This is a predicted complex of two RNAs, RNase P RNA and transfer RNA, with 489 nucleotides together. The prediction has a mean pLDDT of 76. It holds a member of the Rfam family "Bacterial RNase P class A". Rfam links the family to the GO terms tRNA processing, dimeric ribonuclease P complex and ribonuclease P activity.
RNA sequence: UGAGGUGGACAGGCAAUCGCGGGCGCGGCUCCGGCAACGGGACUGCGCGCGAGGAAAGUCCGAACUCCACAGAGCGGGAUGCUGGUUAACGGCCAGUGGGGGCGACCCCAAGGAUAGUGCCACAGAAACAUACCGCCGGGCGGCGGUUCGUCCGCUGCGCUGGUAAGGGUGAAAUGGUGAGGUAAGAGCUUACCAGCAGCCGGGUGACCGGCUGGCUGAGGUAAACCCCAUCUGGAGCAAGGCCAGAUAGGAGGAGCGGUGGCCGGGUUCGCCCGGCUGCCCACGGGUUGCUCGCCCGUUUACCUCCGGGUUGGCUGCUGGAGACGCCGGGCAACCGGCGCCCUAGAAAGAUGAUUGCCACUCCGCACGUCGUAAGGCGGCGGAGGACAGAAUUCGGCUUACGUCCACCUCAAACC
RNA sequence: GGGCCUGUGGCGCAGCUGGGAGCGCGUCUGCAUGGCAUGCAGAAGGUCAGGGGUUCGAGUCCCCUCAGGUCCA
Numbered sequence: 001u002g003a004g005g006u007g008g009a010c011a012g013g014c015a016a017u018c019g020c021g022g023g024c025g026c027g028g029c030u031c032c033g034g035c036a037a038c039g040g041g042a043c044u045g046c047g048c049g050c051g052a053g054g055a056a057a058g059u060c061c062g063a064a065c066u067c068c069a070c071a072g073a074g075c076g077g078g079a080u081g082c083u084g085g086u087u088a089a090c091g092g093c094c095a096g097u098g099g100g101g102g103c104g105a106c107c108c109c110a111a112g113g114a115u116a117g118u119g120c121c122a123c124a125g126a127a128a129c130a131u132a133c134c135g136c137c138g139g140g141c142g143g144c145g146g147u148u149c150g151u152c153c154g155c156u157g158c159g160c161u162g163g164u165a166a167g168g169g170u171g172a173a174a175u176g177g178u179g180a181g182g183u184a185a186g187a188g189c190u191u192a193c194c195a196g197c198a199g200c201c202g203g204g205u206g207a208c209c210g211g212c213u214g215g216c217u218g219a220g221g222u223a224a225a226c227c228c229c230a231u232c233u234g235g236a237g238c239a240a241g242g243c244c245a246g247a248u249a250g251g252a253g254g255a256g257c258g259g260u261g262g263c264c265g266g267g268u269u270c271g272c273c274c275g276g277c278u279g280c281c282c283a284c285g286g287g288u289u290g291c292u293c294g295c296c297c298g299u300u301u302a303c304c305u306c307c308g309g310g311u312u313g314g315c316u317g318c319u320g321g322a323g324a325c326g327c328c329g330g331g332c333a334a335c336c337g338g339c340g341c342c343c344u345a346g347a348a349a350g351a352u353g354a355u356u357g358c359c360a361c362u363c364c365g366c367a368c369g370u371c372g373u374a375a376g377g378c379g380g381c382g383g384a385g386g387a388c389a390g391a392a393u394u395c396g397g398c399u400u401a402c403g404u405c406c407a408c409c410u411c412a413a414a415c416c
Numbered sequence: 417g418g419g420c421c422u423g424u425g426g427c428g429c430a431g432c433u434g435g436g437a438g439c440g441c442g443u444c445u446g447c448a449u450g451g452c453a454u455g456c457a458g459a460a461g462g463u464c465a466g467g468g469g470u471u472c473g474a475g476u477c478c479c480c481u482c483a484g485g486u487c488c489a
Base pairs, nucleotide, nucleotide: 001412002411003410004409005408006407007406008405009404010403012359013358014357015356016355017354018353020051021050023048024047025046026045027044028043030041031040032039033038053388057399058398060397061396062395063394064393065237066236067235068234072293073292074291075290077233078232079231080230081229082096083095084094085093086092097111098109099108100107101106112228113227117226118225119222120221121220133168134167135164136163137162138161139160140158141157142156143155144154145153146152176194177193178192179191180190181189197214198213199212200211201210202209203208241316242315243314244313250307251306252305253304254303256282258281259280260279261278262277263276264275265274266273267272283299284298285297286296287295288294323342325340326339327338328337329336330335361385362384363383364382365381366380368379369378370377371376417488418487419486420485421484422483423482426441427440428439429438435472443459444458445457446456447455465481466480467479468478469477
């Protein structure tokens, strides 16, 4: 100098003028309530103090909070998937193990199970899970030739039979790889090394690692295919939910005037009848956001479903929290503990802005100054520029978008 | 603000349990007609919204992003 890797920081600053949204205080004006004192609300003036982000985004995970009766049981469904830790929780994070990529700094991995079972593996190929197309070899039956006449030798044919996975060819993938021995031909058939598996021993909390021995047993891949195993898991979401005020028009459909017991009242021809309250059983409807059970609500001026009508208001939830910052301590780290200190947006068409000046930064230009042989450095003048992006119940993460700067490290080349 | 769905030729859509990218209309060319329409024959036209992953192989399975639509009080 070039090419990279990791980690971190910032998100321009100050002033003036004009504005915006909350909070607190003091006023003005007006409305409501009240006999009044006074209280409350809308608008508005002044003063004080505050006012976007690292991603506020995507809504991909996890929680808080609220409602669905308390959040129940089983099946089903969903999610996660090496080990240990961390946390309110997590699919996040930290530390490791194994595998993969890179010369390297370093980075990446949805990384349980393929003898529990099922499915699939197009085309090609003989065969994709059990298989013989070409080939090689033994036997059987033939043919031709030779002949020392021994059913002996050589060559050769046969979809007659058996062995073989060495070789050819196909494919993404063909049953461990290479060498040697062995055999009729072959083959982990045997052996050496490598790879994988099982057992034992040692280390580690563990994933796993190392050593020794055995032996090739079972023979492929795919689980981001169904599935199996382990763990977790009810649903909906602040437009959740609660309160107040105002407005409106209803219509259609749904299943018990069931049985029985107790109490009270009334009537009575003393047999009982009627009405009300309540318990149990049966049936039906609805809720429990897939099904079953269980539970809850209801069965006649009530409830449920559907259609239609009205409103488009106010208050609350609503911002002090698993909170920020600093110091100390524990831990490799994520993280945890203690102390101190601080309060840091809460809007509802939706505020946090605009203009000007100065300074800082980056880039460009200059018939400028200075240093230098030069490249260029420092300064001056002029011009331009500053990314991604805007809270909406709140947190912890992930992912995506994006400008500048700093530190450390790696590789290559050149020079000292 | 929150929940859900969709994206395949110019337009409207298929593509189911992964192996050939298709259909209708439209466009173009030729025939037919005096000419046009209709008709007949043929052809062109695709980043399967974009990127990454799993797999031998992805429109299809998984993840991220983009665009559009729909519902709520």